The RNA shown here (transfer RNA) has 77 nucleotides and comes from Glaciecola sp. UBA1851. Its mean pLDDT, the model's own confidence on a scale to 100, is 80. Rfam family: tRNA. By type it is a transfer RNA. The sequence was found in a public genome assembly.

RNA sequence: GCGGCGUUAGCUCAGCUGGAUAGAGCAAUUGGCUUCGAACCAAUAGGUCGGGAGUUCGAAUCUCUCACGCCGCGCCA
Numbered sequence: 001g002c003g004g005c006g007u008u009a010g011c012u013c014a015g016c017u018g019g020a021u022a023g024a025g026c027a028a029u030u031g032g033c034u035u036c037g038a039a040c041c042a043a044u045a046g047g048u049c050g051g052g053a054g055u056u057c058g059a060a061u062c063u064c065u066c067a068c069g070c071c072g073c074g075c076c077a
Base pairs, nucleotide, nucleotide: 001073002072003071004070005069006068007067010026011025012024013023019057028044029043030042031041032040050066051065052064053063054062
């Protein structure tokens, strides 16, 4: 340098063919339970969907571009 895959909540990941308010588990907070704690139960909060642009009535999803990570190939030495 070329190609492929990935980037979504604090962490690990879903999200089907573009469709209206983006979800789960764990973690966190609060409450219950308990002598206390763990476990368990309930509730709550937490998101510019990596950045930007475009297409569209409508984009996490499609297109372009940039950044970062992983894998493969190639070049120089």